The part of an RNA shown here (small-subunit ribosomal RNA, 5' domain) has 485 nucleotides and comes from Capsicum baccatum var. pendulum. It matches the Rfam family "Bacterial small subunit ribosomal RNA". Gene Ontology terms of the family: structural constituent of ribosome and ribosome. Model confidence (mean pLDDT): 84 of 100. NCBI's taxonomy places the organism under Eukaryota, Viridiplantae, Tracheophyta, lamiids, Capsicum baccatum. RNAcentral holds the full RNA, with entries from SILVA.

[in-house]
Context: one part of a larger RNA
RNA sequence: GGAUGAACGCUGGCGACAUGCUUACCACAUACAAGUCGAAUGGGAAACACGGGAAAUGGUGUUUCCAGUGGCAGAAAUGUGAGUAAAGCCUAAGAACCUACCCUCGGGAGGGGAACAACAGCUGGAAACAGCUGCUACUACCCCGUAGGCUGAGAAAAAAAAGAGGAAUCCACCCGAGGAGGGGCUCACAUCUGAUUAGCUAGUUGGUGAGGCAAUAGCUUACCAAGUAGAUAAUCAGUAGCUGGUCCGAGAGGAUGAUCAUCCAUACUGGGAUUGAGGCAUGACCCAGACUCCUACGAGAGGCAGCAGUAGGGAAUUUUCUGCAAUGGGCAAAAGCCUAAUGGAGCAAUGCCGCGUGUCGAUAGAAGGCCCAUGGGUCGUGAACUUCUUUUCCCAGAGAAGAAAAAAUGAUGGUAUCUGGGGAAUAAGCAUCAUCUAACUCUGUUCCAGAAGUCGUGGUAAUACAGAUGAUGCAAGUGUUAUCC
Numbered sequence: 001g002g003a004u005g006a007a008c009g010c011u012g013g014c015g016a017c018a019u020g021c022u023u024a025c026c027a028c029a030u031a032c033a034a035g036u037c038g039a040a041u042g043g044g045a046a047a048c049a050c051g052g053g054a055a056a057u058g059g060u061g062u063u064u065c066c067a068g069u070g071g072c073a074g075a076a077a078u079g080u081g082a083g084u085a086a087a088g089c090c091u092a093a094g095a096a097c098c099u100a101c102c103c104u105c106g107g108g109a110g111g112g113g114a115a116c117a118a119c120a121g122c123u124g125g126a127a128a129c130a131g132c133u134g135c136u137a138c139u140a141c142c143c144c145g146u147a148g149g150c151u152g153a154g155a156a157a158a159a160a161a162a163g164a165g166g167a168a169u170c171c172a173c174c175c176g177a178g179g180a181g182g183g184g185c186u187c188a189c190a191u192c193u194g195a196u197u198a199g200c201u202a203g204u205u206g207g208u209g210a211g212g213c214a215a216u217a218g219c220u221u222a223c224c225a226a227g228u229a230g231a232u233a234a235u236c237a238g239u240a241g242c243u244g245g246u247c248c249g250a251g252a253g254g255a256u257g258a259u260c261a262u263c264c265a266u267a268c269u270g271g272g273a274u275u276g277a278g279g280c281a282u283g284a285c286c287c288a289g290a291c292u293c294c295u296a297c298g299a300g301a302g303g304c305a306g307c308a309g310u311a312g313g314g315a316a317u318u319u320u321c322u323g324c325a326a327u328g329g330g331c332a333a334a335a336g337c338c339u340a341a342u343g344g345a346g347c348a349a350u351g352c353c354g355c356g357u358g359u360c361g362a363u364a365g366a367a368g369g370c371c372c373a374u375g376g377g378u379c380g381u382g383a384a385c386u387u388c389u390u391u392u393c394c395c396a397g398a399g400a401a402g403a404a405a406a407a408a409u410g411a412u413g414g415u416a417u418c419u420g421g422g423g424a425a426u427a428a429g430c431a432u433c434a435u436c437u438a439a440c441u442c443u444g445u446u447c448c449a450g451a452a453g454u455c456g457u458g459g460u461a462a463u464a465c466a467g468a469u470g471a472u473g474c475a476a477g478u479g480u481u482a483u484c485c
Stems, first nucleotide, its partner, number of pairs: 001485004006481005013355003017351002019348002021313001027310002030308001032306001035072003040069002043066008052057001079266003088191001091188001093186002097183003102179007110144004119134006163170002192238003201227001204226008241263001243261002245256004268289005291302003319345001321344003327341001328339004358388001361385001368379004393422006402412001429474005436453001441468004450457001
């Protein structure tokens, strides 16, 4: 000198764009953050219409709501960086694999059955919830048949689903092959510090048989052999998410890994499996633990490192806002519904960029302050005064783009912007002035009070302390502190 997710002191007008718990992976009140489909399906409730009946009431249709069965999605998106020095990441390769939704191609969907929720009744419990009996539908489940497939052969195993529409048809379903995108696995190089860590290893290294997996493999197991890696640093210890990038630097290189993007790991702590194409699953389940809440003491409930917000910690970091209009995601035939992803607004000079705080002229060089050799000098064309302007500000009127896709659809927002009116009106500070280092004098103090980055200063003439006039630097900021180059 540059830089920062900065903080602190003093000060503070506006706008655009960014950024905002770096500390306690500490504990969390409250609300919301993952649903959707009636064109898979049986019920319950309500409203309306039609027509039957003397009426009670029953029937049909339409619409809405409610849980339940069923399907798809809750493995994405979001947060965080605790762990991890390699099962990670980065770059470059590889062979023994899987893949829901999507795309392409080729085939197919025949016949039958039994249940279980919901519901009704009963029962237990304070509650959470649970049990028994009975009924019932399906794109839920099962059986038979048929197809592709495996094998030298005997043999063995084994698919399907309908729905909407007057119909055309649409949309789903099953099997096989290929693709796209995604994922699992293997290998090589690279990846911080310490030798005041030199020895480490027993499923350890390899083989055979068996098991297991989507797949390779000591992945697991029995037996056999005794190997494997290590001063090119094993093992141990400490520290740490990695990268694209970011900052500094002419470069070499050093430091760093906030925001954004990829990968990895993680979701109160530890362990486990279930379902599923995919998880060993942040807002699923089971067990154990700590903590919190509830209890009728028998038993139960919970997990903000989602978005807001609270307490605590800290030098320190925002609103318990708004909308699905856009982009994207889930479901649905669609209308649509959901979406704290996201789009926006709010707060903060936290940063960067831009703009303003007036302008032309004008003087007894006014008053006043400060200095003085008392002549004067300086603040200073600065003010007053005069002329002009209105960025900004206030008032009034008009008023977007972002909407794709003919129409309709805008949270933002009556915002940006434009026009008219008003009046210099609403807007300057901070630090420094011995040297380094741009900028000096007076008064007070007198090794006191203080100041200080370095050298050094202050003991009666202090340009170094405090105040004042003046000056210098930067400017809506400025100075200090911390850290990196």